[in-house]
RNA sequence: CAUCUAGAGGGGUGGAGGGACUGGCCCAGUGAAGCCCCGGCAACCAUUUCCGACCUUGCGGUCGGCGACAGGUGCCAAGUCCAGCAGGUUACGAGACCUGACAGAUG
Repeated sequence: CAUCUAGAGGGGUGGAGGGACUGGCCCAGUGAAGCCCCGGCAACCAUUUCCGACCUUGCGGUCGGCGACAGGUGCCAAGUCCAGCAGGUUACGAGACCUGACAGAUG
């Protein structure tokens, strides 16, 4: 700096935790985390087909778009599970909803 309401799980091992933090609310002996194997999703990086624009005498290069993807990461319960701070809409109120921050995750 960009993205975060989409998408994608089985087996083995292990043996009580896990969902970042706090509060909720969930998941978990019908087996949590961790580790291993296999599979998948996605398209950030790399690579690449085609199309277009621009630069170049030219070779070629840069950018953008639709795709592909065997490499590098990441990911495969729930919207980043929800909220947390501020503002707003609505409501008698409880509350509901919207926007933006903060924090976090990935590149």
SAM riboswitch aptamer (S box leader) from a soil metagenome, 107 nucleotides, folded computationally. Model confidence (mean pLDDT): 84 of 100. The model forms 93% of the base pairs in the Rfam consensus.